A computed fold for a 1521-nucleotide RNA from an uncultured Flavobacteriales bacterium, annotated as small-subunit ribosomal RNA.
Rfam family: Bacterial small subunit ribosomal RNA. Rfam links the family to the GO terms structural constituent of ribosome and ribosome.
The coordinates come from a structure-prediction model, not an experiment, and the mean pLDDT is 83.

RNA sequence: ACAAUGAAGAGUUUGAUCCUGGCUCAGGAUGAACGCUAGCGGCAGGCUUAAUACAUGCAAGUCGAGGGGCAGCACGGGUAGCAAUACCUGGUGGCGACCGGCGGACGGGUGCGUAACACGUAUGCAACCUACCCUAUACAGGGGGAUAGCCCGAAGAAAUUCGGAUUAAUACCCCAUACGAUAAGAACUGGCAUCGGUUUUUAUUGAAAGCUCCGGCGGUAUAGGAUGGGCAUGCGUCCCAUUAGCUAGUUGGUGAGGUAACGGCUCACCAAGGCGACGAUGGGUAGGGGGCCUGAGAGGGUGAUCCCCCACACUGGAACUGAGACACGGUCCAGACUCCUACGGGAGGCAGCAGUAAGGAAUAUUGGUCAAUGGGCGCAAGCCUGAACCAGCCAUGCCGCGUGCAGGAAGACUGCCAUUAUGGUUGUAAACUGCUUUUAUAUGGGAAGAAACCCCCGGACGUGUCCGGGGCUGACGGUACCAUGUGAAUAAGGAUCGGCUAACUCCGUGCCAGCAGCCGCGGUAAUACGGAGGAUCCAAGCGUUAUCCGGAUUUAUUGGGUUUAAAGGGUGCGUAGGCGGCGUGUUAAGUCAGAGGUGAAAUUCGGCAGCUCAACUGUCAAAUUGCCUUUGAUACUGGCAUGCUUGAAUGCGAUUGAGGUAGGCGGAAUGUGACAUGUAGCGGUGAAAUGCUUAGAUAUGUGACAGAACACCGAUUGCGAAGGCAGCUUACCAAGUCGUUAUUGACGCUGAGGCACGAAAGCGUGGGGAGCAAACAGGAUUAGAUACCCUGGUAGUCCACGCUGUAAACGAUGAUAACUCGACGUUAGCGAUACACUGUUAGCGUCCAAGCGAAAGCGUUAAGUUAUCCACCUGGGAAGUACGAUCGCAAGGUUGAAACUCAAAGGAAUUGACGGGGGCCCGCACAAGCGGAGGAACAUGUGGUUUAAUUCGAUGAUACGCGAGGAACCUUACCUGGGCUUAAAUGGGGAGUGACAGCUGCCGAAAGGUGGUUUUCUUCGGACACUCUUCAAGGUGCUGCAUGGUUGUCGUCAGCUCGUGCCGUGAGGUGUCGGGUUAAGUCCCAUAACGAGCGCAACCCUUAUCGUUAGUUGCCAGCGGGUCAUGCCGGGAACUCUAACGAAACUGCCGGUGUAAACCGUGAGGAAGGUGGGGAUGACGUCAAAUCAGCACGGCCCUUAUGUCCAGGGCUACACACGUGUUACAAUGGCCGGUACAGAGGGCAGCCACUGCGUGAGCAGGCGCUAAUCCCGAAAGCCGGUCCCAGUUCGGAUUGGAGUCUGCAACCCGACUCCAUGAAGUUGGAUUCGCUAGUAAUCGCGCAUCAGCCAUGGCGCGGUGAAUACGUUCCCGGGCCUUGUACACACCGCCCGUCAAGCCAUGGGAGCCGGGGGUGCCUGAAGUCUGCAACCGCAAGGAGCGGCCUAGGGUAAAACUGGUGACUGGGGCUAAGUCGUAACAAGGUAGCCGUACCGGAAGGUGUGGCUGGAACACCUCCUUU
Repeated sequence: ACAAUGAAGAGUUUGAUCCUGGCUCAGGAUGAACGCUAGCGGCAGGCUUAAUACAUGCAAGUCGAGGGGCAGCACGGGUAGCAAUACCUGGUGGCGACCGGCGGACGGGUGCGUAACACGUAUGCAACCUACCCUAUACAGGGGGAUAGCCCGAAGAAAUUCGGAUUAAUACCCCAUACGAUAAGAACUGGCAUCGGUUUUUAUUGAAAGCUCCGGCGGUAUAGGAUGGGCAUGCGUCCCAUUAGCUAGUUGGUGAGGUAACGGCUCACCAAGGCGACGAUGGGUAGGGGGCCUGAGAGGGUGAUCCCCCACACUGGAACUGAGACACGGUCCAGACUCCUACGGGAGGCAGCAGUAAGGAAUAUUGGUCAAUGGGCGCAAGCCUGAACCAGCCAUGCCGCGUGCAGGAAGACUGCCAUUAUGGUUGUAAACUGCUUUUAUAUGGGAAGAAACCCCCGGACGUGUCCGGGGCUGACGGUACCAUGUGAAUAAGGAUCGGCUAACUCCGUGCCAGCAGCCGCGGUAAUACGGAGGAUCCAAGCGUUAUCCGGAUUUAUUGGGUUUAAAGGGUGCGUAGGCGGCGUGUUAAGUCAGAGGUGAAAUUCGGCAGCUCAACUGUCAAAUUGCCUUUGAUACUGGCAUGCUUGAAUGCGAUUGAGGUAGGCGGAAUGUGACAUGUAGCGGUGAAAUGCUUAGAUAUGUGACAGAACACCGAUUGCGAAGGCAGCUUACCAAGUCGUUAUUGACGCUGAGGCACGAAAGCGUGGGGAGCAAACAGGAUUAGAUACCCUGGUAGUCCACGCUGUAAACGAUGAUAACUCGACGUUAGCGAUACACUGUUAGCGUCCAAGCGAAAGCGUUAAGUUAUCCACCUGGGAAGUACGAUCGCAAGGUUGAAACUCAAAGGAAUUGACGGGGGCCCGCACAAGCGGAGGAACAUGUGGUUUAAUUCGAUGAUACGCGAGGAACCUUACCUGGGCUUAAAUGGGGAGUGACAGCUGCCGAAAGGUGGUUUUCUUCGGACACUCUUCAAGGUGCUGCAUGGUUGUCGUCAGCUCGUGCCGUGAGGUGUCGGGUUAAGUCCCAUAACGAGCGCAACCCUUAUCGUUAGUUGCCAGCGGGUCAUGCCGGGAACUCUAACGAAACUGCCGGUGUAAACCGUGAGGAAGGUGGGGAUGACGUCAAAUCAGCACGGCCCUUAUGUCCAGGGCUACACACGUGUUACAAUGGCCGGUACAGAGGGCAGCCACUGCGUGAGCAGGCGCUAAUCCCGAAAGCCGGUCCCAGUUCGGAUUGGAGUCUGCAACCCGACUCCAUGAAGUUGGAUUCGCUAGUAAUCGCGCAUCAGCCAUGGCGCGGUGAAUACGUUCCCGGGCCUUGUACACACCGCCCGUCAAGCCAUGGGAGCCGGGGGUGCCUGAAGUCUGCAACCGCAAGGAGCGGCCUAGGGUAAAACUGGUGACUGGGGCUAAGUCGUAACAAGGUAGCCGUACCGGAAGGUGUGGCUGGAACACCUCCUUU
């Protein structure tokens, strides 16, 4: 440049990712059907099922110009009759039936059969036929006998048949003629073999038809053509190998018969062939093609309508006639079915057009016309034609048109929605105004399709042909179309709206009803169900269902794969086949090019044209990718020939090895039995027991015997095809490698079938048997333990021979050849040598480049790049199962499905979580200690029980002295009973009153009800209060799984993230990992990371030291005063203290270690030393954690009650169980007496000095204090005394009595006091809790709540004041790194098998019932062929009889296939069944594979193998959610 116009994806496996892989969707199509809806037209299409059965009508006749004739019709004629009319008459038109000719073999229907020369395509026939038609030549002479009809008669219900007489022809027969035909011969010639053509000789045999209007139409023979057929061949043409062998006329030959013709087509004889893995035979299914649908194409699917071919015509068989049939509307026979019948017999064949019944989801009118096109007959007119042309029905499809157009905002009303004094949407939509008239309707006009034949006229010439003009002919149809009038007038629905996929809200419903193509929606806020509003997409249609292609590169030629996803055969040898080194020559099969023929038309595509457009149609061109023939080219492939050496093999020389087979030999160990020494145990385990042993074991020693296996060497080694092979040695066999380049000369590679080898287990026969050891037995363990552990122990393990033929037979990686960077180690050989170093060949390994891969990874030993050949895969399960076949003694192996079921199953990698995985680290986690709990009594909370009620919540850690920091009433939510209904409270509106309240009477348990009485202010506007009414109530009712807020816990654990960059296809990683260090992701170093945020730390409060400032109510050293005494007073500002501000501590300094960070030190200094002690402070998040009863709040629920008021009761119950505490059990103590020292806090309805009274709780007086001012008694301790180990002078429960105080009120149900009483308890089982220093322990004090108090609780305060920590193995919790994972609701996970229940499909099954096909035997219609003496005929011939074959029928045995079947086997599926816990983590005995045995079940054990196992030491046992 030319050509080419053509190719889209999405959802779904996961927490997320990439990949593999299936399922599903979006598109197109249909002879469709169904649902809803429907105005018109054009063009097309219309039983896909029962090739089921058919009522009725029609679908094949025609010719009188072949014939005899004439029933019926018309005309004419005649006779009779007034006429109507009757009768006669083939005379004419014509013509039923009959003879004859042509046509009924076409046209039309259907798809049963058929897997075949049936079809398609291309050839051939020298092996053939062809009526009508065309061309050419020749001929048509003479004669004869019948027969139908008609007539007569007969039989029969009918269909029909029989007999007699007579008769014609273009019916039939004979003779003549004959180019020719047949047979034989000769000559010439052609070809592809048989043979053909021409000429010629001889022999044999066979023709004809007439009619006529005189124009013609016919007849016979031969040759040729055309048309149509017949036969043969190459190639193509579905599925199953779980169909592998089939075949006797079978294959061929010779001869004969038969046919139009070739041929085993048929027969006789001869031979033994023929077909088949390139799929015969058998079975199943099916008409084939042009085409049609889809697809970018290659392909895939399909074979309706139209065209070509085939087959069929109720089922099966058969022939006749004929040019042609073995014949859809012909014949004969048999069968099934239907109909008629007088029961004796007959008739029929819609898969022609209509139509009916049936079947079915489903498919139309018993229409018109021969006007056109075509067909048959005819000279023609014409007749016939359900072919055809038209019309009818059906939205079945395609195409076209319409249901109006323009303006019109108060953006109206209704509806719907919302964030609701309003807005949005429906929506320019409507109303309204103007315009138009396709369609509709009314009226009027009105086609083309028609030109022929034929008739008439004219012309040309060859006188029967052609041409021209005129005339005749329209079913559709008064249709299409045109014109005029009227008037928006007559005309819109369906589906969808979670994602895919365009389109969203409200209400109802509440895992119900329902939806759903896939994923999936629905359990009270559903864009997913139903309705509504709105929207979207199509539109006279729209959806659904079914089927096909596409998407699907998901069968991959184009165009896939096989380490781990499905997939490499266990390994080799090797047949067929496929593929194959270098050179030369030849050939031209493949291949390429040119040409010719064919590839029907229609269809498709392009141009042009016709219906107003389009669909539709016409015409032209292209295309038809194919097949055949021919000519040429010769690079490549192939064939043939010849050569070469590099592939391959051989020779020669070396060399290597656990290579194989057979034999011999050896020592150690084990066991056994013998003897000896010797005495009480041995053995075994987590711990034990079974077992052995005083009849002497174990142990030790000596010598003996037996079988099996070969320590060290030994390895990451070596050898072998794989399995596999290991003491030493001998013999034999085989192999590899290296060197040499001597020999052959492509001899090669692969390898379906086939053959051989093939671990372990197992089987058979015979040996052998020491150890080990399935099964088995016993002992343990355990809930159980058919296991793991222990003690025994048989097959087996060993040998020989034979079988089996499988393994995780693995490198999960087929063989061969070539090419593609390197590094290191090692084995064998060679070269050169020095033990260094280095080259090369063949192996065995590790790491990497490029490249590849989903990744992990592979990487000259490829999973890279190529070539050849083989094997295998196509979602998971069912299932390597069933059936069948085959192999095996068996076990079993090999081959190998389907129904049904799921939307996944899977690979690699990622982040978490988890592990009865590992490493590091921390914590009162353990350990070391101190004190407790668990036992007692009591207090308190909880469970349970009880109750009218025992209100509610909290429930492992993280509920249980918790909500509650105060239940006698109240609280109070619960129960019983009595009341109220705008209500207990508050606000707004309206009306009314001047009250209400108070006081008081009555009823009452009170609330409340009902009387009496007293009774406002005012600036006159009203205020205030109450009553009534109205609008707003109220609810501790439900949902903490609708929520806010708050809180617990992991956990004060050190973590959790981001930006940019980098790495990875990606999830994601890096940073945050590593080496150190820290309390700390604290810091340092290193570093594809560099920085940053929330956490850590620090900043805050308190405490420990000092300073400054300030001194009242606090303080008092010095000075003064005063008191019994006291900061009491003056005063002081030192100290203590108070409370504000500062300082101080930072590993800052020193030494050591270390690169540093940091650590160590009795270090220095310092009040304090390594975050000084304590507090506040709680990252991202987890537990659907807690709370609707603190409060708030969505939704739901109640409204004379689930609201509210009141009294009483209950929350305090009590066989019991648990948690948290108090007091004790005593002498480190109890009691009595004396005596000392705090801090923090509280106080006016309060704290209360002091005084009096009381034994006391307290009471009565009463000062002070609204507080550094006054008040609120510290105890343990110390000093002294007493008790003397006991149920006590311990302990104080319980009970009795008497009191005090608070309060309306202490009965249920308060605290305290005094007297009396004096229980249990003598240090607490398993187990368990707290605490690391001013801590534990112990001692008291205060406060909140509060009238009082059940406080022994909680929150604070101070006094006294210890012990211990070796250490991190273990328990618990946590952090980081790593590892495994089948977990991700994340181990409280996942998950396996039996059993039980329901449903579904399926295998076996005594049998039972069918189906199609084959075989043997018997019988055998019609019919062709054939034979024949009897009967008829002069004869030709006929009748009859016989033979061969055969449809059908019968019978027998077997095979194949389907249905059903008591019972039986496994399988699948199914919210919550049973038993266990096999697998996933080291899954708690690593798992898995093959095999054998055993067991309720998963499974266990033995033996061999694999890693697709963790860890690098320790220890039995339990699971589930």